[in-house]
RNA sequence: UAUAUUAAAGGUGAUGGGGCUCACCUCGCAGAUAUUGCGGAAAUGCAUUGCUGAUGGCUCCUAUCUUUCG
Repeated sequence: UAUAUUAAAGGUGAUGGGGCUCACCUCGCAGAUAUUGCGGAAAUGCAUUGCUGAUGGCUCCUAUCUUUCG
């Protein structure tokens, strides 16, 4: 220096935020050499003129809707 593996970390999962957990993605170019910039990947509901849902899953908070009581 290069390659491979492992670990860690970041991002994504149809409407907001937190915790835990699961799955998926993790590359390129430029550069003043960086916790920088611009792109890429994972992702972007169903129907046919309407319907479900703040979750990938569990849970809490917030917003909205329905019912009952004070």
Molecule: Fluoride riboswitch aptamer (crcB RNA motif)
Organism: Syntrophomonas sp. UBA4911